[in-house]
Molecule: Glycine riboswitch aptamer
Organism: Alkalithermobacter paradoxus
RNA sequence: AAGAAAGAUAUGGGAGAGAGCUUUAAGCCGCCGAAGGGACAAAUCUUAUUCUAGCCCAUGGAAUAAGGUGAAAUUCUCAGGCAAAAGAACCAUAUCCGGACA
Numbered sequence: 001a002a003g004a005a006a007g008a009u010a011u012g013g014g015a016g017a018g019a020g021c022u023u024u025a026a027g028c029c030g031c032c033g034a035a036g037g038g039a040c041a042a043a044u045c046u047u048a049u050u051c052u053a054g055c056c057c058a059u060g061g062a063a064u065a066a067g068g069u070g071a072a073a074u075u076c077u078c079a080g081g082c083a084a085a086a087g088a089a090c091c092a093u094a095u096c097c098g099g100a101c102a
Stems, first nucleotide, its partner, number of pairs: 007096007018029001020028003030082003036078001037076003043069011
């Protein structure tokens, strides 16, 4: 299911920050975050230790330590960008694809 998510195409909208300095090969200084990329919370899982449910085993619960998973428009500023143009996360509309999630 009169078609979810993901993906693709077209159209429209779409922020921020020096038309910086020197040089003509490039270098330097100052900035931006919304292509892309990286990092992390709560939570949860595993292991170990301690405590605990009258005692032992078993099984639970709690705490601590280490490790794994773990979001973004947060953050980093690698990449990219700082007149216009181009690009641009994201949103809307239309179509394609897909076939069950949101």